Source information:
This is a predicted structure of a 380-nucleotide RNA (Bacterial RNase P class A) from a marine sediment metagenome. The prediction has a mean pLDDT of 76.

[in-house]
RNA sequence: UCGGCCGGGCAAUCGCGGGCAGCUUUUGCUGCUUGAGGAAAGUCCGCGCUCCGCAUAGCACGGUGCCGGGUAACACCCGGGUGGAGCAAUCCACGGAGAGGGCCACAGAAAUAAACCGCCUUUCGAGGCAAGGGUGAAAAGGUGGUGUAAGAGACCACCGGGAUCGGCAGCAAUGUCGAUUGCCAGGUAACCCCCACCGGGAGCAAGGCCAAGCAGGGACAAAGUCCCCCAGGGGACGAGAAGCGGCUCGUUUCUUUUGAGUUCCGGGUAGGCUGCAUGAGCAUCACGGCGACGUCGAUGCCAAGAUAGAUGAUUGCCCCAGCAAAGGGCUUCUUUUCGAAGAACCCAAAAGGCUGGACAGAACGCGGCUUACAGGCUGA
Numbered sequence: 001u002c003g004g005c006c007g008g009g010c011a012a013u014c015g016c017g018g019g020c021a022g023c024u025u026u027u028g029c030u031g032c033u034u035g036a037g038g039a040a041a042g043u044c045c046g047c048g049c050u051c052c053g054c055a056u057a058g059c060a061c062g063g064u065g066c067c068g069g070g071u072a073a074c075a076c077c078c079g080g081g082u083g084g085a086g087c088a089a090u091c092c093a094c095g096g097a098g099a100g101g102g103c104c105a106c107a108g109a110a111a112u113a114a115a116c117c118g119c120c121u122u123u124c125g126a127g128g129c130a131a132g133g134g135u136g137a138a139a140a141g142g143u144g145g146u147g148u149a150a151g152a153g154a155c156c157a158c159c160g161g162g163a164u165c166g167g168c169a170g171c172a173a174u175g176u177c178g179a180u181u182g183c184c185a186g187g188u189a190a191c192c193c194c195c196a197c198c199g200g201g202a203g204c205a206a207g208g209c210c211a212a213g214c215a216g217g218g219a220c221a222a223a224g225u226c227c228c229c230c231a232g233g234g235g236a237c238g239a240g241a242a243g244c245g246g247c248u249c250g251u252u253u254c255u256u257u258u259g260a261g262u263u264c265c266g267g268g269u270a271g272g273c274u275g276c277a278u279g280a281g282c283a284u285c286a287c288g289g290c291g292a293c294g295u296c297g298a299u300g301c302c303a304a305g306a307u308a309g310a311u312g313a314u315u316g317c318c319c320c321a322g323c324a325a326a327g328g329g330c331u332u333c334u335u336u337u338c339g340a341a342g343a344a345c346c347c348a349a350a351a352g353g354c355u356g357g358a359c360a361g362a363a364c365g366c367g368g369c370u371u372a373c374a375g376g377c378u379g380a
Base pairs, nucleotide, nucleotide: 001380002379003378004377005376006375008318009317010316011315012314013313014312016035017034018033019032020031021030022029023028037359041370042369044368045367046366047365048364049203050202051201052200061199062198063197064196065195066080067079068078069077070076081094082093083092084091085090095194096193100192101191102188103187104186116133117132118129119128120127121126141159142158143157144156145155146154160184161183162181163180164179165178166177167176168175169174207274208273209272210271217265218264219263220259221258222257224237225236226235227234228233229232238256239255240254241253242252243251244250245249281301282300283299284298285297286295287294288293319357320356321355322354323353327347328346329345331344332343333342334341335340
């Protein structure tokens, strides 16, 4: 520096959720058994599953971005490449800035076809130049020469970089060798954009099933008819229900649209069941692969499932860490009445004492990433 693993142990008592059995009964009791994590977290990616739905092309929007591989898939993982940092182990970055647009604080003349100082020419109107200075994170490849009025890849040699073409190695990214070419004027794409590829939406409060009570709806059954007025009520007869009298029957009260202790059907709420724990499953071994990983290889195993949410608490012993401490050392410093005193430092074994034992907690499931984490073990 980079990984891997663990993350308190045992016992007793009390308590809680699930399952099974028994007894009771509709709700308990008893017994047995089982009961959080490496991150259950953030909800940032990718999937399964479900419903809507058919999402092809195009447009818009979003995402990914060196190459190859792994995978159900990925923004993940493995291997490789290039560039950079480091003595090293190792770590960091990753399409395109030569299609185009935008932007680039401060300083500076100028932040992309620049000219403040400067150099040169001058008819003093102006014109040519970019070597040197200065600013900046960044200012037009570097050194030497030729050349020129002064200069400049303007030209030449060498060096550095790029582009194009070709050979060789590699699946590829790329590397290497050769040839040609003065091509050499920055950065930013987590600004627009370009290129390639990918993406339908919503989510377990998804969805499926059963289904009270109350209120609607529909069907069916039945005894209603008449009168009055202010249009909603009232009245008469009849009918129904209840009470009283022993009953036919009479009488009183109430109702008159009812099916008020239940005619049927459908939707649907509370509530319940399911989804929901046998799965991209776990462990060990074998085989293939550098590895991620794979195997229609073998053997063994089943391991939370709550619903306002259980998985906890106390005590004892052990483990780990820290603290204090009688006392000791007499190293250093200060003071000194030279006897010593004080402060700092060190030791303080074993046993005993006190304190503490991180981060955090399932809620449909799975694969990742990120973040949090006392302490310990271990590999390179």
Rfam family: Bacterial RNase P class A. Rfam links the family to the GO terms tRNA processing, dimeric ribonuclease P complex and ribonuclease P activity. It is annotated as a ribozyme.